Molecule: THF (Tetrahydrofolate) riboswitch aptamer
Organism: Clostridiaceae bacterium
RNA sequence: CAUAGAGUAGACAAAGUGCGUUAAGUGCUAUGGGAUGGAAUGUUGCCUGUAGACGAAAGGUGUACCUGCGGUGCUUUGUCGCGUUCGCUAUA
Numbered sequence: 001c002a003u004a005g006a007g008u009a010g011a012c013a014a015a016g017u018g019c020g021u022u023a024a025g026u027g028c029u030a031u032g033g034g035a036u037g038g039a040a041u042g043u044u045g046c047c048u049g050u051a052g053a054c055g056a057a058a059g060g061u062g063u064a065c066c067u068g069c070g071g072u073g074c075u076u077u078g079u080c081g082c083g084u085u086c087g088c089u090a091u092a
Base pairs, nucleotide, nucleotide: 002091003090004089005088010080011079012078013077014076015075016074017073018072019070020069021068028052029051030050031049032048033047034046038086039085040084041083042082058067059066060065
C1' cells in the first nucleotide's frame, strides 16, 4: 500500500409474559431535545418532550378465570444491520 473480516442504533419473525378494550398504546403532522460500531462526526434511520389531527371488537363463564381484538409494552432467541474519516484483526 492492497484485500478480507469483526463490531452500532435499530428492523423483521417466533416464543414467553404483560397492558388496554371505561381506549391507553401503536401509527400520522409540526416543533424542541437526546443517544447511536473502538474514536470523532452525522441523518432521510432510532428514542423522547410539547401541540394537533385521526382512530378500534368485544364476548364467555364456574368471581375468578378463559377466548378474542389492538398495525399494543417488555424480555429472550434467530436472521439482517452504519454514511464519512481514523482505528482493530487477519492475509501477503